[in-house]
Molecule: Bacterial RNase P class A
Organism: Bacteroidales bacterium
RNA sequence: GCAGUAAGUCGGUUUGUCGCUUGUCGUAAGACAGGAGGAAAGUCCGGGCAACGCAGAGCACCAUACUUCUUAACGGGAAGCUGUCGGCGACGGCAGAGUAGUGUAACAGAAAAUAACCGCCGGGCUUGCCCGGUAAGGGUGAAAAGGUGGGGUAAGAGCCCACCGUUUCGUAUAGCAAUAUGCGAAGUUCGUACGCCUUAUGGGUUGUAAGACCAUGUAUACCGACGCAUGUAGGGUUGCUCGCCCGAUGUCGGGGGGUAGGUUGCUAGAGUUCCGGUGUGAGCCGGAAUCGAGAUCAAUGACAAACGUCCGCAAGGAAACAGAACCCGGCUUACAGACUUACUGUUUUU
Repeated sequence: GCAGUAAGUCGGUUUGUCGCUUGUCGUAAGACAGGAGGAAAGUCCGGGCAACGCAGAGCACCAUACUUCUUAACGGGAAGCUGUCGGCGACGGCAGAGUAGUGUAACAGAAAAUAACCGCCGGGCUUGCCCGGUAAGGGUGAAAAGGUGGGGUAAGAGCCCACCGUUUCGUAUAGCAAUAUGCGAAGUUCGUACGCCUUAUGGGUUGUAAGACCAUGUAUACCGACGCAUGUAGGGUUGCUCGCCCGAUGUCGGGGGGUAGGUUGCUAGAGUUCCGGUGUGAGCCGGAAUCGAGAUCAAUGACAAACGUCCGCAAGGAAACAGAACCCGGCUUACAGACUUACUGUUUUU
């Protein structure tokens, strides 16, 4: 210098004129202070808040699942452990409870755990067949009874021995722990849980168009079913059952009438910024300062100049993804270009 990996920042600024809108002050004119994001997107999670229930219990259904820490909480985040995949590497991705039971590994192959096609060994004999033994050699397959060497044998086999691998348990050291390393003992098919299933933990429902209030206005005049109750019919309580609650001047169904205007919820918070301490880190503790949209058929803009970024010799041109709607914490997705820090590979020069 080039190419990458990880984390982060910006993605416009200033002035003037005119315009829209929120708040405060003002009799008014007007003055002052503000006005769309890092994702506002997706609606995937968790909460705040609101209503119902406040009477739950069981089953079903759904979610999570290695360890420790963190958070209001999370299926989130931080740091790590084990297995595995990609990359020369910095690094990035996937998975993580479990044999108590049960299912399953197509095809090929003799056979996928009650093994024998070829082969090897022994015997018989009609010389090419039969009987017995074997799983070391060969073949099939993703996978064939753990591997190598030696002994032994009729030929062989963990049959025996040595070393290695692997599963479970014990123990020592290190670690908060998951685990790692060493030693020892007992064994020696493996995979599949997004196969069924089992275990542990958790889950009330709905959702701001929730909900509360005010004004205006009208018609429930009608029809049908049930029928005065050990609380029935019907309704509510997630999906079901039991229980509980409301309940015949009631309930359900049909038909019909009026209104759909306004106020609130609605922005001071698990808030933001800076400094110090602490921690590997996510975070936590303390101090100080500060108040950054609340629209409601929907405002947050237009013009001019200068500066800044990128392309270009110059003139000049260009500028990504994209716009609040109760709020907050996450996750996921989209993003032209520029910059900062640390690390990796490579080339050249000194």